[in-house]
RNA sequence: GCCCCGGUGGUGUAGCCCGGUCAAGCAUGCGGGCCUCUCGAGCCCGCGACCCGGGUUCAAAUCCCGGCCGGGGCACCA
Numbered sequence: 001g002c003c004c005c006g007g008u009g010g011u012g013u014a015g016c017c018c019g020g021u022c023a024a025g026c027a028u029g030c031g032g033g034c035c036u037c038u039c040g041a042g043c044c045c046g047c048g049a050c051c052c053g054g055g056u057u058c059a060a061a062u063c064c065c066g067g068c069c070g071g072g073g074c075a076c077c078a
Stems, first nucleotide, its partner, number of pairs: 001074007010028004020058001029047006051067005
């Protein structure tokens, strides 16, 4: 330098293929409540996220372009 994969709450992950049902699900975490002699477990409620910029569109986490970061492969290494 080229190619491929990935980036979503504090953490992990699904959703991306095929745009709308996403004001984004699940687990964990945190806060409150119920229960319990207490703690834990369990149950209920709440909080909190789409890497950055641009484009297409009535509408973008999703499609397109550029960039950044991480992982892998190839090439170069006179």

The RNA shown here (transfer RNA) has 78 nucleotides and comes from Candidatus Baldrarchaeum yapensis. It matches the Rfam family "tRNA". By type it is a transfer RNA. Gene Ontology term of the family: triplet codon-amino acid adaptor activity. Its mean pLDDT, the model's own confidence on a scale to 100, is 81. It was read from a public genome assembly. Taxonomically the source falls in Candidatus Baldrarchaeum (Archaea, Candidatus Baldrarchaeia, Candidatus Baldrarchaeales, Candidatus Baldrarchaeaceae).